[in-house]
About this RNA:
Glycine riboswitch aptamer from a Pseudomonadota bacterium, 95 nucleotides, folded computationally. The source organism's lineage runs through Bacteria, Pseudomonadati and Pseudomonadota.

This record gives sequence, C1' cells and structure tokens, in this order.
RNA sequence: UGAUGGCUUGCGGGAGAGACCUGGUCACCAUGUGGCCAGGCGCCGAAGGCGCAACCCGCCCGGAAUCGCUCAGGCAAACGGACCGCAGGCGCAGG
Repeated sequence: UGAUGGCUUGCGGGAGAGACCUGGUCACCAUGUGGCCAGGCGCCGAAGGCGCAACCCGCCCGGAAUCGCUCAGGCAAACGGACCGCAGGCGCAGG
C1' cells in the first nucleotide's frame, strides 16, 4: 500500500402473515379507545438458531443458501428486517 472475500459505520430501498379471541392491568378526550402482560387458536419467514446440502473450491480440507424446520422472532402503524445500492473505516493474502 492493501484487491476479491471478511468485519464494521452512515444514508437510502426493503417482503410476508389475525389492528384475532378471552382475562387482567394502566392511561385517557370515558362505558369507548389505546398501551402492556398472561392464556388460546390461526398464520409468516428475510434478525438469530438448527437441518439437508444446491452451490463455491482443480481435488481434499474447508466454507455454505434466498432450500427446509419454526426453538426464537414476527402478523395495523412504529421498531426490527435477510439482501441490494452509495459513501467511508478496519484488515488478511500479496506487492
């Protein structure tokens, strides 16, 4: 100095599925509305996790999915969100 890959920061984009039912509690513009908790049934998959292993690698070792499972998470908005784009930072190999 430092590419590809890797990690990371900021900005932008970013899907799916009940604003479900019951009970409790809090607040309020008050008999309704909204938030939270617990239970119940139904669903979603793109945080994470797990599994197969498509795929990567000349082969081995190794890595490993947008596939599958739904433990977790999620099912109005908000938050989150794999991944993509842009702008940086770290840094391995190598020079």

Rfam family: Glycine riboswitch aptamer. Rfam 15.1 lists 9,425 matches to the family in 5,228 species. Model confidence (mean pLDDT): 78 of 100.